[in-house]
A computed fold for a 62-nucleotide RNA from Ollibium composti, annotated as Fluoride riboswitch aptamer (crcB RNA motif). Its mean pLDDT, the model's own confidence on a scale to 100, is 77.
RNA sequence: ACGAUACAAGGUGAUGGAGUUCACCUUUAACCGCCCUCAGGGCUGAUGACUCCUCCAGGCGC
Numbered sequence: 001a002c003g004a005u006a007c008a009a010g011g012u013g014a015u016g017g018a019g020u021u022c023a024c025c026u027u028u029a030a031c032c033g034c035c036c037u038c039a040g041g042g043c044u045g046a047u048g049a050c051u052c053c054u055c056c057a058g059g060c061g062c
Stems, first nucleotide, its partner, number of pairs: 009026005016053006033043004
């Protein structure tokens, strides 16, 4: 100096925040939703997963 592995740290997981957990990436990265007849049209969800809060929409009751 280079390579591999392990640990630590940081970042990411289709729209906000927090905790727990999982996965991925190491800055030239992870990631940047799905379907169809694809110049157009349609659909789900604030989560990767769970819980709580916030925002939005609908219904019922007071």